[in-house]
RNA sequence: GCGGGUAUAGUUUAAUGGUAGAAUAUUGUGCUUCCGACCCAAAGGUGUGGGUUCAAUUCCCACUGCCCGCU
Numbered sequence: 001g002c003g004g005g006u007a008u009a010g011u012u013u014a015a016u017g018g019u020a021g022a023a024u025a026u027u028g029u030g031c032u033u034c035c036g037a038c039c040c041a042a043a044g045g046u047g048u049g050g051g052u053u054c055a056a057u058u059c060c061c062a063c064u065g066c067c068c069g070c071u
Stems, first nucleotide, its partner, number of pairs: 001070007010024004018054001026042003030038001047063005
């Protein structure tokens, strides 16, 4: 330099165009003499910028980060 893959919550991951779910972690409540475990609840997310579309996590382009291959 060229090609391919990938990017969703703090972490691990679902969602094949119709308002993004779960587990775990965190916080709070209950239970408990206290802690832990357990029950209930809350907060928390689509890498950035464009395009297509009535509507984009999803399709297209570029960029950025990471991974792989070629030279």